[in-house]
RNA sequence: UUCUUAUCAAGAGCAGGUGGAGGGACUAGCCCGAUGAAACCCGGCAACCGACUUAUUUUUAAGCACGGUGCUAAAUCUUGCAGCUUUUUUAGCUGGGAGAUAAGAG
Numbered sequence: 001u002u003c004u005u006a007u008c009a010a011g012a013g014c015a016g017g018u019g020g021a022g023g024g025a026c027u028a029g030c031c032c033g034a035u036g037a038a039a040c041c042c043g044g045c046a047a048c049c050g051a052c053u054u055a056u057u058u059u060u061a062a063g064c065a066c067g068g069u070g071c072u073a074a075a076u077c078u079u080g081c082a083g084c085u086u087u088u089u090u091a092g093c094u095g096g097g098a099g100a101u102a103a104g105a106g
Base pairs, nucleotide, nucleotide: 001106002105003104004103005102006101007100008099013042016041017040018039022032023031024030026080028078029077043072044071045070048068049067050066052063053062054061055060076098081095082094083093084092085091
């Protein structure tokens, strides 16, 4: 970097520390930010993989949170393509695309 599978409306510090202006993937919006962004450390949440425990039994379920990740404003903040309802607009719904994370494969 590509492919496959699963998940993406819940949860987690508005008084933690360093840091200093940017950030929310991209487009268009709309937002967050000196009552302090990114990043790092600490804390926390969750439970995808492994370990462990229990039951079942050779698979599955429940638990735990020890190890590997992940996450910690707003539904993946909305949207970008197609269809349906409505139809002036608006609005709503379904699927897809794109993206994120985990596990596996090349």

The RNA shown here (SAM riboswitch aptamer (S box leader)) has 106 nucleotides and comes from Sutcliffiella cohnii. Model confidence (mean pLDDT): 82 of 100.